[in-house]
Context: one part of a larger RNA
Molecule: large-subunit ribosomal RNA, domain II
Organism: Flavobacteriales bacterium
RNA sequence: GCCUACGAGUUACUCCUCACUGGCAAGGUUAAGUUGUUAAGCAACGAAGCCGUAGCGAAAGCGAGUCUGAAUAGGGCGAAAGUCAGUGGGGGUAGACGCGAAACUUUGUGAUCUACCCAUGGUCAGGUUGAAGCCCCGAUAACACGGGGUGGAGGACCGAACCAGUUUACGUUGAAAAGUAUUUGGAUGAACUGUGGGUAGGGGUGAAAGGCUAAUCAAACUGAGAGAUAGCUCGUACUCCCCGAAAUGUUUUUAGGAACAGCGUGAGGUAUAGUUUUAUAGAGGUAGAGCUACUAAUUGGGUAAGGGGGUGUCAAAGCCUACCGAACUCAGAUAAACUCCGAAUACUAUAAAAUAUUUCCUUGCAGUGAGGGCAUGGGUGCUAAGGUCCUUGUCCGAGAGGGAAAGAACCCAGACCAUCAGCUAAGGUCCCCAAAUUUAUUCUAAGUUGAGCUAAUGUGGUUCAAUUGCAUUGACAGCUAGGAUGUUGGCUUGGAAGCAGCCAUUCAUUUAAAGAGUGCGUAACAGCUCACUAGUCGAGCGAUUGUGCAUGAAUAAUAAUCGGGCAUCAAGAAUAAUACCGAAGCUAUGGACUCGAAAGAGUGGUAGGGGAGCAUUCCAGUACCAGCGAAGGAGUGUCGUGAGACAUUUUGGAGGAGCUGGAAAAGCAAAUGUAGGC
Numbered sequence: 001g002c003c004u005a006c007g008a009g010u011u012a013c014u015c016c017u018c019a020c021u022g023g024c025a026a027g028g029u030u031a032a033g034u035u036g037u038u039a040a041g042c043a044a045c046g047a048a049g050c051c052g053u054a055g056c057g058a059a060a061g062c063g064a065g066u067c068u069g070a071a072u073a074g075g076g077c078g079a080a081a082g083u084c085a086g087u088g089g090g091g092g093u094a095g096a097c098g099c100g101a102a103a104c105u106u107u108g109u110g111a112u113c114u115a116c117c118c119a120u121g122g123u124c125a126g127g128u129u130g131a132a133g134c135c136c137c138g139a140u141a142a143c144a145c146g147g148g149g150u151g152g153a154g155g156a157c158c159g160a161a162c163c164a165g166u167u168u169a170c171g172u173u174g175a176a177a178a179g180u181a182u183u184u185g186g187a188u189g190a191a192c193u194g195u196g197g198g199u200a201g202g203g204g205u206g207a208a209a210g211g212c213u214a215a216u217c218a219a220a221c222u223g224a225g226a227g228a229u230a231g232c233u234c235g236u237a238c239u240c241c242c243c244g245a246a247a248u249g250u251u252u253u254u255a256g257g258a259a260c261a262g263c264g265u266g267a268g269g270u271a272u273a274g275u276u277u278u279a280u281a282g283a284g285g286u287a288g289a290g291c292u293a294c295u296a297a298u299u300g301g302g303u304a305a306g307g308g309g310g311u312g313u314c315a316a317a318g319c320c321u322a323c324c325g326a327a328c329u330c331a332g333a334u335a336a337a338c339u340c341c342g343a344a345u346a347c348u349a350u351a352a353a354a355u356a357u358u359u360c361c362u363u364g365c366a367g368u369g370a371g372g373g374c375a376u377g378g379g380u381g382c383u384a385a386g387g388u389c390c391u392u393g394u395c396c397g398a399g400a401g402g403g404a405a406a407g408a409a410c411c412c413a414g415a416c417c418a419u420c421a422g423c424u425a426a427g428g429u430c431c432c433c434a435a436a437u438u439u440a441u442u443c444u445a446a447g448u449u450g451a452g453c454u455a456a457u458g459u460g461g462u463u464c465a466a467u468u469g470c471a472u473u474g475a476c477a478g479c480u481a482g483g484a485u486g487u488u489g490g491c492u493u494g495g496a497a498g499c500a501g502c503c504a505u506u507c508a509u510u511u512a513a514a515g516a517g518u519g520c521g522u523a524a525c526a527g528c529u530c531a532c533u534a535g536u537c538g539a540g541c542g543a544u545u546g547u548g549c550a551u552g553a554a555u556a557a558u559a560a561u562c563g564g565g566c567a568u569c570a571a572g573a574a575u576a577a578u579a580c581c582g583a584a585g586c587u588a589u590g591g592a593c594u595c596g597a598a599a600g601a602g603u604g605g606u607a608g609g610g611g612a613g614c615a616u617u618c619c620a621g622u623a624c625c626a627g628c629g630a631a632g633g634a635g636u637g638u639c640g641u642g643a644g645a646c647a648u649u650u651u652g653g654a655g656g657a658g659c660u661g662g663a664a665a666a667g668c669a670a671a672u673g674u675a676g677g678c
Stems, first nucleotide, its partner, number of pairs: 001678006011094003015091010027051003033045005055062002065077004097235002100232001104225003108221002115199009124189001126158003129154001133150006162186003168181003201217001203213003238613006248261005262368002264365006274355009288341001289339002295335002299331004306324002308321004371396005377390004401412003416591004421587003427581003431565003439576006458547006469541002478536005484509003489503003515530001519528002592603004614667001616664007624656002632651008
């Protein structure tokens, strides 16, 4: 892994509730028990009790009413047939659909492993070193001290047995649930070891690693409580038919759970109340827009109350001022928490039309309460995220089919079944992969651009504010020369001379032309330069737009950025089309089922609700089959939408089973399911 067998919503209760069926009905019903009878059982008796027949109020109490209240008002709760039994749905209490903890409590069993301890025994080849002490000699005043010898100490040295387990390799379904080989440490000691004995589970023992306590240790093992509990994970078995969700709100020791509401389904009612479109009438302050219409923000100018400065002999008045400047005013202009304004949608109401059970009410049963992408309008974030939070829609979820090479949600389109029939959608059509146009006209691109990314006279169109952008009446570029004067314009300023800044109908003069100045530059001037003009030169030069450019251009299992081959159109732009292909769409033909009186309409589907059936085992009744061959096995055929059924051949060798009912140990692919086999 496969096969076979086993394997999960059960049972109990005078419990609660709803539906259906039946009995009786203002009543319904017996329980224990007693009696009769029987194989179990059944019948009769037995109203104790229970439910109902009246409620309201805290209560006294009143009563189809009552309570509140001053009330005869208003309001609250009431005033409608039940009950017993059977079956089914759901709930409660029980292990309560099945398997599954880690743990907790308690009774016991373990120190034959191992830790430590006690008692009593045993073991340690061989070699080396050579402590103290002692003896002799030297030495000393005597000691000390030195030398030689003897001696044989040591958690001494080397190294077998023995004990250990350092390194490497092998082994890793092993030879072995910890080993083998090599290498290594200790090897007279805190050594190793035999036998017997002791310490026991929150306890022991521990030269201490949470180590060891029988292959089990941050609390052993065995039995019991016990089917502990598990808001968690996994699994939960035949068929067909109808409908079909949710991932939201509120609350939660709540956040992966739950309750109520929302959304689904079955039954019963209500009766147009729903939905869509159109019309009419509403309420509203969003988008937009606007602001001398407010609030707040804001730029420049004008005018100007007032202030500052100066002057005035100090002061006052007056005068001056190139400073500041409320307010007003002109022009501009911003806003989610501004509005003089102001839509579209959406919303509300009424009417009509269309549609046809959608609305609403009561009730049984749910599931859901992790959502997600895309598009609209926003918040947050960086107008980051396959980000996050709202909103409206849509699809995926629970949706197959065609297209986008491939892809949950992008485009098209909603699959009852059959068909080697037809038409189309999105998207496509030289040829091949691969169904269908080498369709017509005019252009563009040369880069395989298309088919990812920037700079540098590629190339086509147009001629631009209105018939021709400029140019032999000399353009564009370069070169030569000029680029002046009033004037240093006025103001400002320490300075401001074209060039800090402000103002000005920014003027005028001389001119071929020359701005009260385009850019550098100076403290300010100066200086350089440009516009503009002339000369020289001699032919094209701008602006704008379409489409390109080898290289630029480096990534990771491929030659690897059109799906590939390939193609110069089969690429791109425009116009005109005409065909065709293309889906489970639509049509056609045939068929099935559901709803409906019919006409006709419908039949994707997860969670989930409802309906109808098939099969298995046993039982009762009834009618049967079977050694002239039952069940079971292996084939074949027929029938049924299907679960399945039937027939027949063969095997098999003794029971089987139709119909009507009843009852369940009643259906397996999954649970790292259990057992056996291969």